Two RNAs folded together computationally: RNase P RNA and transfer RNA, 453 nucleotides in total. Its mean pLDDT, the model's own confidence on a scale to 100, is 80. Rfam match: Bacterial RNase P class A. Rfam describes the family as follows. Ribonuclease P (RNase P) is a ubiquitous endoribonuclease, found in archaea, bacteria and eukarya as well as chloroplasts and mitochondria. The family's RNA type in Rfam is ribozyme.

RNA sequence: UGAGCCCGCCGGGCGGCCGCGGCACGGCCCAGCCGUGUCGAGGAAAGUCCGGACUCCACAGGGCAACGGUGCUGGGUAACACCCAGGCGGGGCGACCCGACGGAAAGUGCAACAGAGAGCAGACCGCCGAUGGCGCCGGCCCGCAGGGCGGGCGCACAGGCAAGGGUGAAACGGUGGUGUAAGAGACCACCAGCGCCGCAGGCGACUGCGGCGGAUCGGCAAACCCCACCGGGAGCAAGGCCGAGCAGGGGCAGGGCUGCCCGUCCGCCACGCCCCGGGUAGGCCGCACGAGCCCCCCGGCAACGGAGGGGCCCAGAGAGAUGGCCGCCGCCGGUCCUCGGACCGGUACAGAAUCCGGCUUACAGGCGGGCUCACCAC
RNA sequence: GGUCCUGUGGUGCAGUUUGGAGUGCACACCGCCCUGUCAAGGCGGAGGCCGCGGGUUCAAAUCCCGUCAGGACCG
Numbered sequence: 001u002g003a004g005c006c007c008g009c010c011g012g013g014c015g016g017c018c019g020c021g022g023c024a025c026g027g028c029c030c031a032g033c034c035g036u037g038u039c040g041a042g043g044a045a046a047g048u049c050c051g052g053a054c055u056c057c058a059c060a061g062g063g064c065a066a067c068g069g070u071g072c073u074g075g076g077u078a079a080c081a082c083c084c085a086g087g088c089g090g091g092g093c094g095a096c097c098c099g100a101c102g103g104a105a106a107g108u109g110c111a112a113c114a115g116a117g118a119g120c121a122g123a124c125c126g127c128c129g130a131u132g133g134c135g136c137c138g139g140c141c142c143g144c145a146g147g148g149c150g151g152g153c154g155c156a157c158a159g160g161c162a163a164g165g166g167u168g169a170a171a172c173g174g175u176g177g178u179g180u181a182a183g184a185g186a187c188c189a190c191c192a193g194c195g196c197c198g199c200a201g202g203c204g205a206c207u208g209c210g211g212c213g214g215a216u217c218g219g220c221a222a223a224c225c226c227c228a229c230c231g232g233g234a235g236c237a238a239g240g241c242c243g244a245g246c247a248g249g250g251g252c253a254g255g256g257c258u259g260c261c262c263g264u265c266c267g268c269c270a271c272g273c274c275c276c277g278g279g280u281a282g283g284c285c286g287c288a289c290g291a292g293c294c295c296c297c298c299g300g301c302a303a304c305g306g307a308g309g310g311g312c313c314c315a316g317a318g319a320g321a322u323g324g325c326c327g328c329c330g331c332c333g334g335u336c337c338u339c340g341g342a343c344c345g346g347u348a349c350a351g352a353a354u355c356c357g358g359c360u361u362a363c364a365g366g367c368g369g370g371c372u373c374a375c376c377a378c
Numbered sequence: 379g380g381u382c383c384u385g386u387g388g389u390g391c392a393g394u395u396u397g398g399a400g401u402g403c404a405c406a407c408c409g410c411c412c413u414g415u416c417a418a419g420g421c422g423g424a425g426g427c428c429g430c431g432g433g434u435u436c437a438a439a440u441c442c443c444g445u446c447a448g449g450a451c452c453g
Stems, first nucleotide, its partner, number of pairs: 001374010012329007020040009042349001046360002049358005054235004067231005072086005087101001088099004102226002107224002109220002124165002126161003131158002133155005139149004173191006192216001194213008239285004248276005254271001255269003259265001260263001292312005297306003330347007379452007388405005398436001407423005429445005
């Protein structure tokens, strides 16, 4: 100088004018209006994918079954599918990154097409044809119809083989030797892998070393399943308190109507008044001081923890406020250009609705720290 | 705010449960035949990144994760 990796953070600044929502105070001609002060979106407020707090319902103890989820080990946490550290596997020259990473000799099942054969497999091409068979050609013997013994060559009929070719995503270890008619873990040596045992290290996952064994093929569990662990359901439109109006129920000294034995009587109406519960509209709570934030200190590799010290209060409503304009500056791009500037354009993704911890996704541009590789110079 | 469902040629669907060539149905489209002409009918044909991206697997429309769009329900 170039290329790259990891961690943390910001994501416009200042001023002016107008406007919006909450709260407090004050004023006025007080169902309201005005003024002043103060506070007023995010790293993701998003997707609603996980985990909780909180509330109601169900069970009120435990187990089993069903269903769903999680899945290397140790730790962190209120909890988690999150985070940290480590192990193993894979990728990268490297910094470093990625991994749904228990079990396939518990069982059931799947593997299209191609191919000879795809599940305790198989023989298309190929190799062989030792043995048996068939054909041809010699030899010897008994003997003269014929029979017997042995040899050579050929065929590839019976048959043997799985080394090589070929198919496939996948074909029952690799190298060398022995062996054979040809061959093959058929046998042997070494290597790889599997299982068991022992020793050593580690809390553990696991790792290293040594010995023994049998000749030893895998894939899929994001197929059913097995094993271990976890999970009751619903969600702030949860839920609680108050409560008009209308309808309903009850009562009454009054009022109206009716009956008669004419009264301090009976019955009806509900005009008037009072009371009642459930509960609609509506109001209040839940609802923002909390697993709270920042700095320092201590413990820990870290995530994180601490009855340690200091500082801070940080939106909250109701269908839902947080916006607009101007000026200067910053950043990015383009044009002009007397290299100092001028002009134009752009400045992301997005926006709380009960709250909190995560994950994932979107995002113009920028800052800080640590590290790796290549080249050059000293 | 909360809880669910769907996405396959131009249109409407089946296939997803139990993975096996992207296969099929109806209408629409194109060419030819039939007809004086059109329709109907007959024959033939074209048209699909199965919403998008990634993963598991030998193999994905189908299984898993993320994402986008559309729709339904809850006072």